[in-house]
RNA sequence: GGCGCGUUCGUCUAGUGGCCUAGGACGCUGCCCUCUCAAGGCGGAGAUCAGGGGUUCGAAUCCCCUACGCGCUA
Numbered sequence: 001g002g003c004g005c006g007u008u009c010g011u012c013u014a015g016u017g018g019c020c021u022a023g024g025a026c027g028c029u030g031c032c033c034u035c036u037c038a039a040g041g042c043g044g045a046g047a048u049c050a051g052g053g054g055u056u057c058g059a060a061u062c063c064c065c066u067a068c069g070c071g072c073u074a
Base pairs, nucleotide, nucleotide: 001073002072003071004070005069006068007067010026011025012024013023018057028044029043030042031041032040050066051065052064053063054062
C1' cells in the first nucleotide's frame, strides 16, 4: 500500500429499516432495612450509537468518505 472485520452510557453488552426520544448487567447515586457496614429491597442519573455526508416517508441498522483499533496479504 491492498483486502476484510470492528467502534453503542464509566465498563461489558442487546439491537440486523418503523413496537427504539436506544434495553440489560456491573459500577455510580437517593431512600428503606441495619447499632454500623456489607448483603438485600424500591427508585434515579447516565449513550441523539466514532466523526461527516448520502439513500429512504423513516437509519444505531443500508451506501460512501474520514479517524481509530484488530486481522490477513504484499

Predicted 3D model of a 74-nucleotide RNA (transfer RNA) from a Chloroflexota bacterium. The coordinates come from a structure-prediction model, not an experiment, and the mean pLDDT is 81. It was read from a public genome assembly.